Predicted 3D model of a 547-nucleotide part of an RNA (small-subunit ribosomal RNA, 5' domain) from a Deltaproteobacteria bacterium.
It matches the Rfam family "Bacterial small subunit ribosomal RNA".
Model confidence (mean pLDDT): 84 of 100.
Context: one part of a larger RNA
RNA sequence: GAAUGAACGCUGGCGGCGUGCUUAACACAUGCAAGUCGAACGGACGAUGACCCUUCGGGGUCAAAGUUAGUGGCGCACGGGUGAGUAACGCGUGGGUAACCUACCCUUAAGUUUGGAAUAACUCUUCGAAAGGGGCGCUAAUACCAAAUAAGACCACGACGAUUACGGUCGAUGAGGUAAAAGGUGGCGAGUCUUCGGACGCUACCGCUUAGGGACGGGCCCGCGUGACAUUAGAUUGAUGGUGAGGUAAUGGCUUACCAUAUUGUCUUCGAUGUCUAGCUGGUCUGAGAGGAUGAUCAGCCACACUGGGACUGGAACACGGCCCAGACUCCUACGGGAGGCAGCAGUGAGGAAUUUUUCGCAAUGGGGGAAACCCUGACGGAGCAACGCCGCGUGAGUGAAGAAGGCCUUUUGGUCGUAAAGCUCUGUCAAUAGGAAAGAAAUCCAAGGAUAAUAAUAAGAUCUUUGGUUGACGUUACCUAUGGAGGAAGCCCCGGCUAACUCCGUGCCAGCAGCCGCGGUAACACGGAGGGGGCAAGCGUUAUUC
Numbered sequence: 001g002a003a004u005g006a007a008c009g010c011u012g013g014c015g016g017c018g019u020g021c022u023u024a025a026c027a028c029a030u031g032c033a034a035g036u037c038g039a040a041c042g043g044a045c046g047a048u049g050a051c052c053c054u055u056c057g058g059g060g061u062c063a064a065a066g067u068u069a070g071u072g073g074c075g076c077a078c079g080g081g082u083g084a085g086u087a088a089c090g091c092g093u094g095g096g097u098a099a100c101c102u103a104c105c106c107u108u109a110a111g112u113u114u115g116g117a118a119u120a121a122c123u124c125u126u127c128g129a130a131a132g133g134g135g136c137g138c139u140a141a142u143a144c145c146a147a148a149u150a151a152g153a154c155c156a157c158g159a160c161g162a163u164u165a166c167g168g169u170c171g172a173u174g175a176g177g178u179a180a181a182a183g184g185u186g187g188c189g190a191g192u193c194u195u196c197g198g199a200c201g202c203u204a205c206c207g208c209u210u211a212g213g214g215a216c217g218g219g220c221c222c223g224c225g226u227g228a229c230a231u232u233a234g235a236u237u238g239a240u241g242g243u244g245a246g247g248u249a250a251u252g253g254c255u256u257a258c259c260a261u262a263u264u265g266u267c268u269u270c271g272a273u274g275u276c277u278a279g280c281u282g283g284u285c286u287g288a289g290a291g292g293a294u295g296a297u298c299a300g301c302c303a304c305a306c307u308g309g310g311a312c313u314g315g316a317a318c319a320c321g322g323c324c325c326a327g328a329c330u331c332c333u334a335c336g337g338g339a340g341g342c343a344g345c346a347g348u349g350a351g352g353a354a355u356u357u358u359u360c361g362c363a364a365u366g367g368g369g370g371a372a373a374c375c376c377u378g379a380c381g382g383a384g385c386a387a388c389g390c391c392g393c394g395u396g397a398g399u400g401a402a403g404a405a406g407g408c409c410u411u412u413u414g415g416u417c418g419u420a421a422a423g424c425u426c427u428g429u430c431a432a433u434a435g436g437a438a439a440g441a442a443a444u445c446c447a448a449g450g451a452u453a454a455u456a457a458u459a460a461g462a463u464c465u466u467u468g469g470u471u472g473a474c475g476u477u478a479c480c481u482a483u484g485g486a487g488g489a490a491g492c493c494c495c496g497g498c499u500a501a502c503u504c505c506g507u508g509c510c511a512g513c514a515g516c517c518g519c520g521g522u523a524a525c526a527c528g529g530a531g532g533g534g535g536c537a538a539g540c541g542u543u544a545u546u547c
Stems, first nucleotide, its partner, number of pairs: 001547004006543005013393006019386002021351001026349003030346003035074003040071002043068003048063006081304003090226008100218002105214008113147004122137001124135004153178003157174002160171004183206006191200003227276003234267003239261008279301004283294004306327005329340004357383001359382003365379001366377004396426004406417004430488001432483005440474001445469008491536005496517003502531005512519002
C1' cells in the first nucleotide's frame, strides 16, 4: 500500500447492488418448512332438483354438484441446512468397467387372456388416564394370489464363425427349460343380448406387461496430485496370497472354512505406523511475476442430522422433519406407561468483541402430485433491520472589500480566519407532499373458428393453429409532472522526523504522549486547550488478521 463475513470509538443525508452466528455440531417455547390423485377403489356426509307422505314442525325415495377418514398409486433419496468427523480414491485431474445398475422421460417391437382368496374402512363389542390397541362379522380395487400364452429375454446343453490381453467376449443357429400384465375416462354406426338403464363390441386418450436402444443419474477400480511433527522407526494376524462357499447390481479378505507364509507374507527412511491439525475444489486476497495466505457469500463433490448401533421399504437410503434398540437430556402421567429431536425458515435463552423480521406471496423461475382445473412448496421471488462492504448523488451556484463585527497572533504598525460571512441575483438534484404511470405476463385455462392424423364416423378425444378473455406478492413500484423554498443534510483523524500540515497559552521528568526514533525537570512546533493549517469524507480513526 492492498484486503476483510470484521469488531470498537466519534459522527451520520439519500439511493442502487451485494453481504450478515467466524464463538456453543450448546439447549430450544411457538408457528410454518411434503404432499397430492375421487379420471385406481368400496363407503360416509351431502348443497340442489324431482316425486311421495305430512300432525305443516318435518319425514321418506330417486338423481346428484361437492367434501372426504380409509385401501391403493406416485412423491417423501429432490429441494433446504451444517462442516462435527475425515489426511482418505474424501477431493481434483486423467483413464478403466470384457466386473455393474438406472423409477419417472424419449424411441422401437410384441402383448394387455382366464380365474381366485382376502383385508382396511364400516357394524357390534372390549382394554387403557393417555398414547394406543384386542376380538366377532361384512366389502372393493390399477392392493394380493394362481393359471394361459412367450415375439424377444434369461438358464444349461450341442455345433459354427469372428476376435482376444488366451481368462474370455461378440454374432448367427438347433432342440429343451423358466418367468408377464390392470384397468380408467370420453364417444359411437351396424350386429348380439337386454330388466330398455345398459352390457358385449368398436374407437380415441391415459395407463399396465415383456424385450431392445437412447437419455439422465449413479456404483466400483486405477495412475498422478492433495497438511505438520522423526523430540513418532519399525508396523500388521483377515494380517499377505491361493482354493471352495456365501454375499452384492457388480469386482474384491467384502465375509467364512481350509491351505501357504512365522527360519518371514505384506507395508516401510522415495517416511510405513503413531500423534496433532483440517471438509476438498472452481475460486478469493495479495503480488510485476514466481509465490504466499485462504476456502464466507455463488457453483461442483463429500460427510453429517440429539449420541452410538441396526435393518425395513424402495430403481436408489441404511433415510434431517421414517422405523427399531441402547444412552443422555426435556416434557406429560391416573405411576401402570407414554411423547420429543430447528446443523430447514423465522424466533428464544446461553456463549461471545460480534451477526437481522416469530414479515408478504406462490404473480415469476423451478420442484412434487394430478387428464386437467388446481393443490402443496420458509426452494424461490420480494419487502424489513444493520454505513457491514462496493458504487453513485447531495449537503447549493454566481456575485459580493466598508477587506464589517468577532476570534487568534503581533515588532502595536499591522497580519490572518477571508469572498469566507452578511447583502444581492439564481437553480431545484435528493428528501417532503400531491397527481399520473410502465415492464416483469407468457403460458395454462375458458369461449368462438380453422387445419392434421387415426377412425365406419361429420361423434368424442388427441396434436397444431387464429382471435378474444382471465392472472402482479413487490406496490403508496421504477419513471414522469406539479408545489414551495437554500430551506431538512459534515464529520473524523492528524500537524517533532519518518509524513502533507505552526503559533500562542497552561503544565513543569508532574499530568501525560508514543507505530519506531523518542518528547515532558520554566519560553515544549512532541503533553492539555485555543487559533490556524494538512488529509480523507458519509464517513474517519483504532484494534485484529493476510499478502